Source information: Bacterial RNase P class A from Paenibacillus sp. XY044, 411 nucleotides, folded computationally. Taxonomically the source falls in Paenibacillus (Bacteria, Bacilli, Caryophanales, Paenibacillaceae). Model confidence (mean pLDDT): 77 of 100.
[in-house]
RNA sequence: AAAGUUUGACAGACAAUCGCUGGCGGCGCGUAAGGCGCCGCGAGAGGAAAGUCCGGGCUCCAUAGGGCAGGGUGCUGGAUAACGUCCAGUCAGCGCGAGUUGAAGGAUAGUGCCACAGAAAUGGACCGCCGAUGGCUGCUGCAUGCAGCGGCACAGGCAAGGAUGGAACCGAGGUGUAAGAGACCCCGAGGAGCGUUGGUGACUUCGUUCCUGGUAAACCCCACCUGGAGCAAGACCUAAUGGAACGCAGCUUCCCUGAGAAGCAGCCUUUGCCCGAGGCGCGUUUGGGUUGGUCGCUGGAGCCAAUCAGUAAUGGUUGGCCUAGAUAGAUGAUUGUCGCUCAUCCGUGGGAGGGUAGUUCCCGUAUGAACCACGACGAGCACAGAACCCGGCUUACGUAAAACUUUCCUA
Numbered sequence: 001a002a003a004g005u006u007u008g009a010c011a012g013a014c015a016a017u018c019g020c021u022g023g024c025g026g027c028g029c030g031u032a033a034g035g036c037g038c039c040g041c042g043a044g045a046g047g048a049a050a051g052u053c054c055g056g057g058c059u060c061c062a063u064a065g066g067g068c069a070g071g072g073u074g075c076u077g078g079a080u081a082a083c084g085u086c087c088a089g090u091c092a093g094c095g096c097g098a099g100u101u102g103a104a105g106g107a108u109a110g111u112g113c114c115a116c117a118g119a120a121a122u123g124g125a126c127c128g129c130c131g132a133u134g135g136c137u138g139c140u141g142c143a144u145g146c147a148g149c150g151g152c153a154c155a156g157g158c159a160a161g162g163a164u165g166g167a168a169c170c171g172a173g174g175u176g177u178a179a180g181a182g183a184c185c186c187c188g189a190g191g192a193g194c195g196u197u198g199g200u201g202a203c204u205u206c207g208u209u210c211c212u213g214g215u216a217a218a219c220c221c222c223a224c225c226u227g228g229a230g231c232a233a234g235a236c237c238u239a240a241u242g243g244a245a246c247g248c249a250g251c252u253u254c255c256c257u258g259a260g261a262a263g264c265a266g267c268c269u270u271u272g273c274c275c276g277a278g279g280c281g282c283g284u285u286u287g288g289g290u291u292g293g294u295c296g297c298u299g300g301a302g303c304c305a306a307u308c309a310g311u312a313a314u315g316g317u318u319g320g321c322c323u324a325g326a327u328a329g330a331u332g333a334u335u336g337u338c339g340c341u342c343a344u345c346c347g348u349g350g351g352a353g354g355g356u357a358g359u360u361c362c363c364g365u366a367u368g369a370a371c372c373a374c375g376a377c378g379a380g381c382a383c384a385g386a387a388c389c390c391g392g393c394u395u396a397c398g399u400a401a402a403a404c405u406u407u408c409c410u411a
Base pairs, nucleotide, nucleotide: 001407002406003405004404005403006402007401009399010398012338013337014336015335016334017333018332020044021043023041024040025039026038027037028036029035046383050394051393053392054391055390056389057388058230059229060228061227070226071225072224073223074222075089076088077087078086079085090104091102092101093100094099105221106220110219111218112215113214114213126162127161128158129157130156133155134154135152136151137150138149139148140147141146142145170188171187173185174184175183189212190211191210192209193208194207195206198203234295235294236293237292243286244285245284246283247282248281250264251263252262253261254260266280267279268278269277270276302321303320304319305318306317307316308315309314339381340380341379342378344376346375347374348373349372350371353363354362355361
């Protein structure tokens, strides 16, 4: 210098003015209840606030205890309120490496499945090999139904070789046989049991015995965990109207004898009054619900610093701090100064060679190239917006930094 790997960090800064939300103080006003207005002071989004995928707190409902079913998780140890998360390891895959990825229990519990091809996908024979034994048969010999030498491929034996396939009964050699075969032997691969070295453990070293297709992202087996719904959870206050109870209520008429209907009177509204028109039993108490409102709501598994324990995740101790709480949803806008990045037939200063893989090409050598510094003008500063709260995961996204790896160059 180039190409990478991992990790943590920041999220443009400051000021002024005008708004918005809620807090505190003061003043004024008011509701059925909650409260409202003005003034002043100080506060006001994130690393992901997102997806709503896991886990927990909290709330209500259910619940004696145990089991089954259903669901989830699945190497080991640790962390944690908990987790499918994190940390440290083991084993396996990938990478030269820094590192990274893992749906990583059991195929020796049982059952199933393994397309097409192929004889056969766990008990198989198409081609092939053999045909020792038995059968049929030719020749020879004789003691005439036996022996020897042949032939056939009928019974039968075999799985070496060929062919199929992702995979063919663990691989290669030998012994053996009629031909063969883990049938047997030596060596080797993998797995399991037992013993053994190291380790808390996953695992690992060595020895020995037994075994040998794959699939659990098929059923299943084993171990552990697991009630449901969610802040629109849920708790509380409450007007008007209608319901219920009790009490009171001027006159007349009617009926189904009920304060049930009609009329008048009375009261209210309509313009101050009259007429006219319209409406109406009154009071007290009260269950449930509506409407409206309050709480839940933000002081918490909280943040910052130091220190201790631990490889680490994390935890302990001490000190300091208070840092949004809206409800159709506030957290914004404008201006100025500065910061960072980019662009320019731009300006000033420096600059003798530069561009290119390379050239005989191009630009430039005082009318100043490439490049560097400062300035001017212009543009830009990502992803994105709390809604009960936390711990994670995933996704979106700008910037610079540190440590480490590999290769090359220079000294």